[in-house]
Molecule: small-subunit ribosomal RNA
Organism: uncultured bacterium
C1' cells in the first nucleotide's frame, strides 16, 4: 500500500411487522402540465345600480315602477399585488461572511413643528350606433371624486457666493350648546385622512479590507483600459456615460483563461487540529417557460403585471386571439426512490377596512410512508416425571429445557362502553374611572360584567369490564469478531469485506438443531469522517524501502552577529462594540419518562475601536569587531588556456643477412609467406598516448587532470599585523560548465575499434575465441545535455570522549650525524565512546545534538510512456498524465535449502586390486501382448528368486458353468431331536430323494449342559473401495553425528549464545578457551557371539597313566579335548618420544588378545502425503437371493519381444576313472532310518537303533594315481525320443527325479555396470525352514583361502564452518 471494527443520512432495496409521541419526506428532468385553489380589500373617497333580499307605490293580479333601506356585480379612485409562498439553474464575484465607511432613498409606523384657502376642465361607468368567430373594439354623447391641473400662501425644504427665485394640500365620517342659514348647511369639536418639514425607527441602495474551491499540459492580461479635466446621468460616490488630455493598471503573494459550485448560522465525524457537507429551520443572493427591455410605484426592471423575439401547447369561422405549478395538491415522465387533487381561518401572522368584517394552499390541523429518534407491549411467578417431539450419540447419556403442559396471578396495549380538558382572549354588547372637548356626545385607555366563537374531535386523560387474552422478527456463528454441531454437495452447485473456503469425512456452500448478536426491528447497497502520523500546522520523511536538481555562480524571496537610543507594525495587556434567532454545552420547568417544547446562563477561538507595556522580532539612527572581505610575507600541487621540444613502443616504406615456416587457440581454421614473409640489422615516414617515479599521494565545484620547457591565468592552505566595519547564509525562475556516445564542417588517421566479412565453437551461435576490418577514437569550430554524473549521503553555521596513520604548513623543546619529542591550523583514510538508526551500519569528514535555505517523495504496473508546450539539424532532452489492472511490490536481518562459490573432514566414493554381470543356454521375477480369466499389490537408489518359508486340487481372491439365501463363521428366541454311524439311487460334484443301527449325561423330575435340525427377525458375511481419514509394522538417508531443552545473557524481533574457535575422535569423542551454565535423545559401554585362562561338574563326552577289545569296544579314570555355569582378563595400565604439564597420537615392552581385538543386537529428532486397507486392526462409503456362501472344471504355468537377479558354461588351476583324510551348524515319532538283500540308477523290500552330547539322515572341494592335448573337444550340457522310479484322490493343460539315446548356443562376452580391505574376495561342498511332492531361491554352517589401498586431484553420497541468494511445494526451484 489494500481491508475490518465506530458513528452518521432527506436514503433505496431484501424479510419481518403491535402501539403511541415527536420530527421528516422528488436528492433524478430549472422537464411538461389536465383541473381546482393559492391576493385582495375599500361604499367612512365618487358617479350609480346589473343582480339578491326588505320597505314603499300602481295594478287589469301576468306583472310593472321606485337606490328609499340591508347591501353591491362592473366601473372611477385609494391600499395592496415588491410581503407571505417555491426553487438552487445562473454566478468564483455586481453573491456570501466578517469589520468599517460615506455621497444617499425610505409608503404605512412614532415623536414635534407649520399648514388644509380659492378656482377650473375633463373622463370612465352608463346610453346611441357599429366591427369581430373570439379576445376585444371604434364613434357619437351625459357625469362624480380623496381621478387630474391652475391660482394664492411658504416655518422650513430646494437652488443660489449673494440680491434673491422655485414648487402644496382633500375631503370623509360621528356628535353638538350657543350664533347664523338660501334649510342643503355654514359654525365648533372628535377622529380618519391630506400638504410641507425636522427627527426617529424599520427598509433599502453604494463604497472599502479581509477570508472562501481545482488546474501552470492556462503566463502574460487589458483601449473605456488607469488616472485626470469638462460635460450628462442617477435617491446617491463613481469611466456609469460622453468629449479631450497623460499613458497607465493588473500579474508568480498567480492576473487572464479553463473546469466545478447558491454562501453562511449551522450538520456529520474527529481526543483536538482538521476533513466532508450546506436537506428540513433561520439569515443573505440569484431565478421565475428561454432571452431582451422598459411602465407604475416609497419600494420592481416586477412567480399568479406590461411589451418585444423565440421555442413549445392550446382555440379558431384561418382574418386572429390565448397561455406559463421551481406557489398548494394533482397528472404524465424521468428514477433505486420521496405523500392527500384533503379540513380549517379555531389560534398565530398578514392585506385592506373606522369597523363589523373579507381575503389568506401563510399557518394550524388531520391524511399516507418504521424514512429517522425517542417511549411501551407482547406477559409474571411456580412447575422435573427432566414429559412428547427434533437434533446429536462413545448408545451410557446429551441438548432444546423451567422451555411447554399443569396450577396460581396480572392486564400495559388492543377491544367494548361511559366520562371527559386545556388550547378562548381580545374584538363585540353594557358600565365604571381617567383623558380630550363648550360638553355629560363621539373617540382612546384602564377595570368590572355579560353572552358568542374550536377545523383538530368526542382527540388527549380518566373509569368500568371480559380476558393471556391481540402481538417477534432479522442478521450472523474460519480468523479479524460475541456465537458449533449433523447431513446433502464433491474445484460442482455456490460462499466471499480482506486473507480466503469447496477436488468425498467442508464449523467457510445448501438444509437441520443449537447457539450469539439486536430487537419492531434486522440485514444489505450507496455516501461522509474516523481508524490513516497512508499529505504529517498539531504530527512523517530522502545511504540501502519512494524521495537530494550532474555541478556552481547569483536575481527575487527567506533567514540574519554585537552595544546603545527611538518609533509601536509584529508580540503581551485592560476597556468598548460586534459577533442575529435557532443550534452545541451548562442549569431551571412543561408533556406519566423520554424524544420534543421553553426560560436563564455560558460559550461564539473572529473582526473593529481605544488605552497602557517595550524583554523579544521588526522599521529608523548611531557605534562596535568576534561572521565576512581586503593588504603585506611565504608554502604544495597531474588546477586551466596556449606554444614548442623528447625518447620508447606499434605499424608502414627503401635496403643488408638469412630460409620456411610465421601467425593464432582449450584445439584448430580462415590469415601471411618461396614473386622471400617470421626473425635480425641498418636508414626512413606517421599518428596517438606519455612505463618506471605512482602512494585510500596530489589539485579542481563537479565532469575531470599524469614526458619535458616556456609564456598567461584561477583556487587553496599557512603566519603575524594593518584595514573596511554585517559587507553574511541560501537560493524558485535566470546564467555558465558539463564524461562517454552522437551529431555538422574542415583537417588527421600508426594503434585500437561498433558496423560488416571470414574462420572456429554449437543442435543452432544473427554471441563469447580467432584472422580481417569502416564509422569512430585525435585536431579545429559548432552543437547535444544525458550516465550506477555515486559517498547512491544538497550547502552553510556551532556544539559534543578518544585511538591510530599519511599531505601541506608554522611553533616549541632536544639534539655533532643520515633517522627524535610535542603543540597547532589545513586536508585525506582506519576503527571506535555517547547518540542515532527497521535493521546493516554512521559516528568531529555524522546518518550524533540543534539553526537557516532550497529540492525532492506519497503502494507496485501501466510509464519517465501518451498529449500539449519549451529547446534541438537530428538522435532526442526537460516537463509530465489518465483510462485499465494487481493485493501486493520493496528494504534490512534471520533459519534452513540451493551452488558447474570456498575452507576442513570421512565412506570399497574414487585410486589400487581380485572376482563378477552386461555376449550364451536355462531358471525366475517383471514390463508388454494375448486371454473368458491370465486375481491383487510392490515401480529410481529404497519394486523386479519382492509379499509367496515353496499356485497340479486346496490354497485362490481370478474366470465359465451349476446350486444356497439368517446364510459356510458369531450371539440372542422358540420349536423337535441325543450325538454319531452304516448304507441305496441320481447328479462333474455341491446336492437332492431314501432305508436301517443308536437313545448318552445331570437332575430338586420342572427341566438343565453340550450338540444336531427347523422357523421369523435382529444381523451375519465381503481378498469390495480410499495407506491422500487412520492404528500398528517396515523401507530409506544412516549406525551418518547429529538432534534438542532449561536457566542465563545478547537482539525491537525472527533468532542467536550455549552446539561456534583451537587440537583431537570411529564419534557433539575427549581435552583447552570461551556469556554461558547445566541437562536430555542419540555415540560409547552395559546384552550375546568368538577369540585365552581358572574353578565347578564328568553322561551320552574324552583317554594320559593300567589292563583288555577288530574298535574308547569294557573295566578304570576326568589329567586333556569337548560340554555349559561361574569368573578373571585389555584400561592407554606401563615405558620412550610428540604434543599446550591437555586431550590424544606414535613406538615399545608384557600379553591368548592392544587401543572400539572380531561379528552381531541395538536405528536420535526428523524427511519421502514413501510401503501396506490383501497378515492384522480400524473410520467413512458401497453390495446383501449379492460384490456374500458352497461347487466342477479352467486359470495364475499364455509367448513376435524388453528388462532385472540367479545357475551352468566356455575348459587343463580343467574333465573323467580309481583311492583316501579332515568338518561345523541342524533336523528326525503322520518322522530320521542303519547294516543286510534286489535293482546300472531312481528307488524298492524289510526293519535294528533313536523323542537323540548315544541312533540317522551323513556324502565335498583339497590329497595321491592313471587317463584326456587344445578340439567345439572325453569342454559344455540345452533340447528332444524311448524306458522307468517316487510322492499324491489325480501329474494331460502342470511336479521332481534315473537310465539309455540325442548334444543346440557358447571359445570369456560393446558401450556401460557391479560387490569386495582378511579368515575378508574368491572358490568348495553340508544344513534347515515351508514341504504329501517339488529350489539354480533365502536363512544359516563350516572347509581351502588370496591380492591391493600411492593417494583425495576427480566421480557419486554424507559431516562441520563461512559465502551469495529474486529458492521456502526450498534448484526436479
Nucleotide at each position: 500500500g489494500c481491508u475490518c471494527a465506530g458513528a452518521u443520512u432527506g436514503a433505496a432495496c431484501g424479510c419481518u411487522g403491535g402501539c403511541g409521541g415527536c420530527a421528516u419526506g422528488c436528492c433524478u428532468a430549472a422537464c411538461a402540465c389536465a383541473u381546482g385553489c393559492a391576493a385582495g380589500u375599500c361604499g367612512a373617497a365618487c358617479g350609480g345600480c346589473a343582480g339578491c333580499g326588505c320597505g314603499g307605490g300602481c295594478u287589469u293580479c301576468g306583472g310593472c315602477c321606485u337606490g328609499g333601506c340591508g347591501g353591491c356585480g362592473a366601473g372611477u379612485g385609494g391600499c395592496g399585488g415588491a410581503c407571505g409562498g417555491g426553487u438552487g439553474a445562473g454566478g468564483a464575484a455586481u453573491a456570501c461572511a466578517u469589520a468599517g465607511g460615506a455621497a444617499u432613498c425610505u409608503g404605512c409606523c412614532c415623536a414635534g413643528u407649520c399648514g388644509u384657502g380659492g378656482g377650473g376642465g375633463a373622463u370612465a361607468a352608463c346610453g346611441u350606433a357599429g366591427g369581430g368567430a373570439a379576445a376585444c373594439u371604434u364613434a357619437c354623447g351625459c357625469u362624480a371624486a380623496u381621478a387630474c391641473c391652475g391660482c394664492a400662501u411658504a416655518c422650513g425644504a430646494c437652488g443660489g457666493u449673494g440680491a434673491c427665485g422655485u414648487g402644496a394640500a382633500a375631503g370623509c365620517a360621528g356628535g353638538g350648546g350657543a350664533c347664523c342659514u338660501u334649510c342643503g348647511g355654514g359654525c365648533c369639536u372628535u377622529g380618519c385622512g391630506c400638504g410641507a418639514u425636522u427627527g426617529g425607527a424599520u427598509g433599502a441602495g453604494c463604497c472599502u479590507a479581509u477570508g472562501u474551491c481545482c488546474g501552470a499540459u492556462u503566463a502574460g492580461c487589458u483601449a473605456g483600459u488607469u488616472g485626470g479635466u469638462g460635460g450628462g446621468g442617477u435617491a446617491a460616490a463613481g469611466g456609469c456615460c460622453u468629449a479631450c488630455c497623460a499613458a497607465g493598471g493588473c500579474g508568480a503573494c498567480g492576473a487572464u483563461c479553463g473546469g466545478u459550485a447558491g454562501c453562511u448560522g449551522g450538520u456529520c465525524u474527529g481526543a483536538g487540529a482538521g476533513g466532508a457537507u450546506g436537506a428540513u429551520c433561520a439569515g443573505c443572493c440569484a431565478c421565475a417557460c428561454u432571452g431582451g427591455g422598459a411602465c407604475u410605484g416609497a419600494g420592481a426592471c416586477a412567480c399568479g403585471g406590461c411589451c418585444c423575439a423565440g421555442a413549445c401547447u392550446c382555440c379558431u369561422a384561418c382574418g386572429g386571439g390565448a397561455g406559463g405549478c421551481a406557489g398548494c395538491a394533482g397528472u404524465g415522465g424521468g428514477g433505486a426512490a420521496u405523500a392527500u387533487u384533503g379540513g380549517a381561518c379555531a389560534a398565530u401572522g398578514g392585506g385592506c377596512g373606522c369597523a363589523a368584517g373579507c381575503c389568506u394552499g401563510a399557518u394550524c390541523c388531520a391524511g399516507c410512508a418504521a424514512u429517522g429518534c425517542c417511549g411501551c407491549g407482547u406477559g409474571g411467578g411456580u412447575g422435573a416425571a427432566g414429559a412428547a417431539g427434533g437434533c446429536c450419540u462413545u448408545c451410557g447419556g446429551g441438548u432444546u429445557g423451567u422451555a411447554a403442559a399443569g396450577c396460581c396471578c396480572u392486564u400495559u396495549u388492543g377491544u367494548a362502553c361511559g366520562g371527559g380538558a386545556a388550547g378562548a382572549a381580545a374584538g363585540c354588547a353594557u358600565u365604571c374611572g381617567g383623558g380630550u372637548u363648550a360638553a355629560u356626545a363621539c373617540c382612546c385607555u384602564g377595570g368590572g360584567u355579560g353572552g358568542a366563537u374550536g377545523a383538530c374531535g368526542g382527540u388527549a386523560c380518566c373509569g368500568u369490564a371480559a380476558g393471556a387474552a391481540u402481538a417477534a422478527g432479522c442478521a450472523c456463528c474460519g480468523g479479524c469478531u460475541a456465537a458449533c454441531u449433523u447431513c446433502g454437495u464433491g474445484c460442482c452447485a455456490g460462499c466471499a469485506g480482506c486473507c480466503g473456503c469447496g477436488g468425498u469425512a467442508a464449523u467457510a456452500c445448501g438444509a437441520a438443531g443449537g447457539g450469539u448478536g439486536c430487537a419492531a426491528g434486522c440485514g444489505u447497497u450507496a455516501a461522509u469522517c474516523g481508524g490513516a502520523a497512508u499529505u504529517a500546522c498539531u504530527g512523517g520523511g530522502c545511504g540501502u524501502a519512494a524521495a537530494g536538481c550532474g555541478u556552481g555562480c547569483g536575481u527575487a524571496g527567506g533567514u540574519g552577529g554585537u552595544u546603545g537610543u527611538u518609533c509601536a507594525a509584529g508580540u503581551c495587556u485592560g476597556u468598548c462594540g460586534u459577533g442575529a434567532a435557532a443550534g452545541c454545552c451548562c442549569u431551571g420547568g412543561g408533556c406519566u419518562c423520554a424524544a420534543c417544547c421553553u426560560g436563564g446562563g455560558a460559550a461564539u477561538g473572529g473582526c473593529g475601536a481605544u488605552g497602557g507595556a517595550a524583554a523579544c522580532u521588526g522599521g529608523g539612527c548611531a557605534g562596535c569587531u568576534a561572521g565576512a572581505g581586503u593588504g603585506u610575507g611565504g608554502u604544495a600541487g597531474a588546477g586551466g588556456a596556449u606554444g614548442g621540444c623528447g625518447g620508447a613502443a606499434u605499424u608502414c616504406c627503401c635496403g643488408g643477412u638469412g630460409u620456411a615456416g610465421c601467425g593464432g587457440u582449450g584445439a584448430a581454421a580462415u590469415g601471411c609467406g618461396u614473386a622471400g614473409a617470421u626473425a635480425u640489422c641498418g636508414g626512413g615516414a606517421g599518428g596517438a598516448a606519455c612505463a618506471u617515479c605512482c602512494g585510500u599521494g596530489g589539485c579542481g565545484a563537479a565532469g575531470g587532470c599524469g614526458g619535458c620547457c616556456a609564456u598567461c591565468u584561477g583556487g587553496a592552505c599557512c603566519a603575524a599585523c594593518a584595514c573596511u566595519g554585517a559587507c553574511a547564509c541560501u537560493g524558485a525562475g535566470g546564467c555558465a560548465c558539463g564524461a562517454a556516445a552522437g551529431c555538422g564542417u574542415g583537417g588527421g588517421g600508426a594503434g585500437c575499434a561498433a558496423a560488416c566479412a571470414g574462420g572456429a565453437u554449437u543442435a543452432g551461435a544473427u554471441a563469447c575465441c580467432c584472422u580481417g576490418g569502416u564509422a569512430g577514437u585525435c585536431c579545429a569550430c559548432g552543437c547535444c545535455c544525458u550516465a550506477a554524473a555515486c559517498g547512491a549521503u544538497g550547502c552553510g553555521a556551532a556544539c559534543u570522549g578518544g585511538a591510530u596513520g599519511u599531505u601541506g604548513g608554522u611553533c616549541u623543546c632536544a639534539a655533532c650525524u643520515u633517522g627524535g619529542a610535542g603543540a597547532u591550523c589545513a586536508g585525506u583514510g582506519u576503527c571506535g565512546a555517547a547518540g542515532c538508526u527497521a535493521a546493516c551500519g554512521c559516528g568531529u569528514u555524522a546518518a550524533g545534538u540543534u539553526c537557516g535555505c532550497c529540492g525532492c517523495c506519497u503502494g507496485g504496473g501501466g510509464a519517465g510512456u501518451a498529449c500539449g508546450g519549451u529547446c534541438g539539424c537530428a538522435a532526442g532532452a526537460c516537463u509530465g498524465a489518465a483510462a485499465c489492472u494487481c493485493a501486493a511490490a520493496g528494504g534490512a536481518a534471520u533459519u534452513g535449502a540451493c551452488g558447474g562459490g570456498g575452507g576442513c573432514c570421512c565412506g570399497c566414493a574414487c585410486a589400487a586390486g581380485c572376482g563378477g554381470u552386461g555376449g550364451a543356454g536355462u531358471a525366475u521375477g517383471u514390463g508388454g501382448u494375448u486371454u473368458a480369466a491370465u486375481u491383487c499389490g510392490a515401480u529410481g537408489c529404497a519394486a523386479c528368486g519382492c509379499g509367496a518359508a515353496g499356485a497340479a486340487c486346496c490354497u485362490u481372491a481370478c474366470c465359465u458353468g451349476g446350486c444356497c439365501u439368517u446364510g459356510a463363521c458369531a450371539u440372542g428366541u422358540c420349536c423337535g431331536g441325543a450325538a454319531u454311524c452304516c448304507u441305496g439311487c441320481a447328479g462333474a460334484g455341491a446336492u437332492g430323494c431314501g432305508g436301517g443301527a443308536g437313545u448318552g449325561c445331570c437332575u430338586u423330575c420342572g427341566g438343565g449342559a453340550a450338540u444336531c435340525g427347523g422357523a421369523a427377525c435382529a444381523c451375519a458375511g465381503g481378498u469390495g473401495c480410499u495407506g491422500c481419514a487412520u492404528g500398528g509394522c517396515u523401507g530409506u538417508c544412516g549406525u551418518c553425528a547429529g538432534c534438542u531443552c532449561g536457566u542465563g545473557u545478547c537482539g525491537u524481533g525472527a533468532g542467536a549464545u550455549g552446539u561456534u574457535g583451537g587440537g583431537u575422535u570411529a564419534a557433539g569423542u575427549c581435552c583447552c578457551g570461551c556469556a554461558a551454565c547445566g541437562a536430555g535423545c542419540g555415540c560409547a559401554a552395559c546384552c550375546c557371539u568368538u577369540a585365552u585362562c581358572a574353578u565347578u561338574a564328568g553322561u551320552u563326552g574324552c583317554u594320559a597313566c593300567c589292563a583288555u577289545u577288530a574298535a574308547g569296544u569294557u573295566g578304570a579314570g576326568c589329567a586333556c579335548u569337548c560340554u555349559a555355569g561361574u569368573g578373571a582378563g585389555a584400561c592407554u595400565g606401563c615405558c620412550c618420544g610428540g604434543g599446550u604439564u591437555a586431550a590424544c597420537c606414535g613406538g615399545g615392552a608384557g600379553g591368548a588378545a592392544g587401543g572400539u581385538g572380531g561379528g552381531g543386537a541395538u536405528g536420535a529428532c526428523g524427511u519421502c502425503a514413501a510401503a501396506u486397507c490383501a497378515u492384522c486392526a480400524u473410520g467413512c462409503c458401497c453390495c446383501u437371493u449379492a460384490u456374500g456362501u458352497c461347487u466342477a472344471g479352467g486359470g495364475c504355468u499364455a509367448c513376435a519381444c524388453a528388462c532385472g537377479u540367479g545357475c551352468u558354461a566356455c575348459a587343463a588351476u580343467g574333465g573323467u576313472g580309481a583311492g583316501u583324510a579332515c568338518a561345523a551348524a541342524g533336523a528326525g515319532a503322520u518322522g530320521c532310518a542303519a547294516g543286510a538283500c534286489c535293482g546300472c540308477a531312481a528307488g524298492g523290500u524289510g526293519g535294528a537303533g533313536c523323542c537323540a552330547a548315544a541312533c540317522u539322515c551323513a556324502a565335498a572341494a583339497a590329497c595321491u594315481c592313471a587317463u584326456c592335448c587344445c578340439a567345439g573337444u572325453u569342454c559344455g550340457g540345452a533340447u528332444u525320443g524311448u524306458a522307468g522310479g517316487c510322492u499324491g484322490c489325480a501329474a494331460c493343460u502342470c511336479g521332481c527325479c534315473u537310465a539309455c539315446a540325442u548334444g543346440a548356443a557358447g571359445c570369456c562376452g560393446g558401450a556401460g555396470u557391479u560387490g569386495c580391505u582378511a579368515g575378508u574376495a574368491a572358490u568348495c561342498g553340508c544344513g534347515a525352514a515351508u514341504c504329501a511332492g517339488c529350489a539354480u531361491g533365502u536363512c544359516g554352517c563350516g572347509g581351502u583361502g588370496a591380492a591391493u589401498a600411492c593417494g583425495u586431484u576427480c566421480c557419486c553420497g554424507g559431516g562441520c564452518c563461512u559465502u551469495g541468494u529474486a529458492c521456502a511445494c526450498a534448484c526436479c526451484g